The prediction has a mean pLDDT of 80. Transfer RNA from a Lachnospiraceae bacterium, 73 nucleotides, folded computationally. Its Rfam family is "tRNA". Rfam describes the family as follows. Transfer RNA (tRNA) molecules are approximately 80 nucleotides in length. The family's RNA type in Rfam is transfer RNA. It was read from a public genome assembly.

RNA sequence: GGAGGCAUAGCUCAGCUGGGAGAGCACUUGCUCGACAAGCAAGUGGUCGUUGGUUCGAGUCCAACUGUCUCCA
Numbered sequence: 001g002g003a004g005g006c007a008u009a010g011c012u013c014a015g016c017u018g019g020g021a022g023a024g025c026a027c028u029u030g031c032u033c034g035a036c037a038a039g040c041a042a043g044u045g046g047u048c049g050u051u052g053g054u055u056c057g058a059g060u061c062c063a064a065c066u067g068u069c070u071c072c073a
Base pairs, nucleotide, nucleotide: 001072002071003070004069005068006067007066010025011024012023013022019056027043028042029041030040031039049065050064051063052062053061
């Protein structure tokens, strides 16, 4: 220098053919226990990397950029 993958909750990750943003763990509160852990119940937490475009509608499609990983030279 060229090509490609990835970026969604604190962490690890789903999200199908464009229409409801989710799971597990963690965290908070309550129950249980002599206490802790475990268990049970409820709950909080998101600019979907950034900017722009397409569309009635974008996490999803398109472009540029940023970060990261891999391959080629």
The organism belongs to Lachnospiraceae, within Bacteria.